Description:
Predicted 3D model of a 92-nucleotide RNA (c-di-GMP-I riboswitch aptamer) from Desulfuromonas sp. Its Rfam family is "c-di-GMP-I riboswitch aptamer". Rfam links the family to the GO term cyclic-di-GMP binding.

RNA sequence: CUCCGACAAGAGCAAACGCGGGGCAACCCGCGGACGCAGAGUCACGGGACCGCUGCAGCGUAUUAGCUGCAGCGGUCAGCCGAGCCGCCGAA
Numbered sequence: 001c002u003c004c005g006a007c008a009a010g011a012g013c014a015a016a017c018g019c020g021g022g023g024c025a026a027c028c029c030g031c032g033g034a035c036g037c038a039g040a041g042u043c044a045c046g047g048g049a050c051c052g053c054u055g056c057a058g059c060g061u062a063u064u065a066g067c068u069g070c071a072g073c074g075g076u077c078a079g080c081c082g083a084g085c086c087g088c089c090g091a092a
Stems, first nucleotide, its partner, number of pairs: 004090002012037002017032006035079001041085002045082003048077012
C1' cells in the first nucleotide's frame, strides 16, 4: 500500500414512530427517537422503485368516473444494486 473487517479504540450517521414546518404527490427539513450502518460520506451516470402531468391501448360505465399497461415530459429515492469522487481506524 492492497485485500479484508474485530463483541478493538475514539468518533460519526440515524429506520419505524411522534411533534412542528414545506410540497398536488413521491418525498424533504427541524426537534425528539434508535431499527440498523465500516462508507447509512458524496454523486441521479447505468439499472430499479415511487410520484405528478400528458398521450395511446385495454378493461369498465348509459355517459362520466374509475382501474391496468405502455410511451413522453417533469420530479423523488444514495438506508435497493452497480459505476464515479472523497475519506477514519488496524486485530486476525
It was read from a public genome assembly, where an Rfam model found it.